Predicted 3D model of a 71-nucleotide RNA (transfer RNA) from a Gemmataceae bacterium.
Its Rfam family is "tRNA". By type it is a transfer RNA.
The sequence is in RNAcentral, with records from ENA.
The source organism's lineage runs through Bacteria, Pseudomonadati, Planctomycetia, Gemmatales and Gemmataceae.
RNA sequence: UGGGGUGUGUUGUAACGGUAGCGAGCCUGGCUGUUAACCAGGAAGUCGGGGUUCGACCCCCUGCUCCCCAG
Repeated sequence: UGGGGUGUGUUGUAACGGUAGCGAGCCUGGCUGUUAACCAGGAAGUCGGGGUUCGACCCCCUGCUCCCCAG
């Protein structure tokens, strides 16, 4: 440099173009002699910028990160 893939809370991972879920972790309360476990509740997310669409994590363009292949 060319081709392909990838990017979602703290972390891992889902999501026909139609309310962004789940597990772990974290916080608050309950329970307990204490901790753990358990129960109830809560906070936190779509890589950046444009476009298409009534509506975009999803489609298109462009840039960037990381990975693979080629040179």